[in-house]
RNA sequence: GCUUGUUAAACGCAAACCUAUGGAAACGUUGGGACGCAAAGCCAUGGCCUAAGGCAUCGAAGGAUGCUACGGACGUCAGGUUACCGAG
Numbered sequence: 001g002c003u004u005g006u007u008a009a010a011c012g013c014a015a016a017c018c019u020a021u022g023g024a025a026a027c028g029u030u031g032g033g034a035c036g037c038a039a040a041g042c043c044a045u046g047g048c049c050u051a052a053g054g055c056a057u058c059g060a061a062g063g064a065u066g067c068u069a070c071g072g073a074c075g076u077c078a079g080g081u082u083a084c085c086g087a088g
Stems, first nucleotide, its partner, number of pairs: 002088004012037002017032002020029003035075001041081003045078002048072002053068006
C1' cells in the first nucleotide's frame, strides 16, 4: 500500500420508547434509554420524506386538489471522502 471483518482488545455511535424544547410538516436538539452498528464517521450527487410559502386549476366565499425545496434525513439504498483495531 492492497484485500478483508472469523476471534480478541481499546475507543466509539445509539433504534424504538419516555422527558423537555424548536418546527407548518418532514424532522432536529436536550436528558434518559439500548434495538442494533466495523464506518450507525463525514458529504444531500442520484433516489427518498415533507409542502409553510409560491404557482396552477376549481369555487361566490370559507376552502379543495395538484405541482414545487429555498425545509429535511447519510441508522433504507446507490455514489463520494477520511479513519481505529485485527486477519491475510
Record summary:
A computed fold for an 88-nucleotide RNA from Paenibacillus piri, annotated as c-di-GMP-I riboswitch aptamer. Of the family's consensus pairs, 95% are formed in the model. The organism belongs to Paenibacillus, within Bacteria. RNAcentral holds the sequence, with entries from Rfam.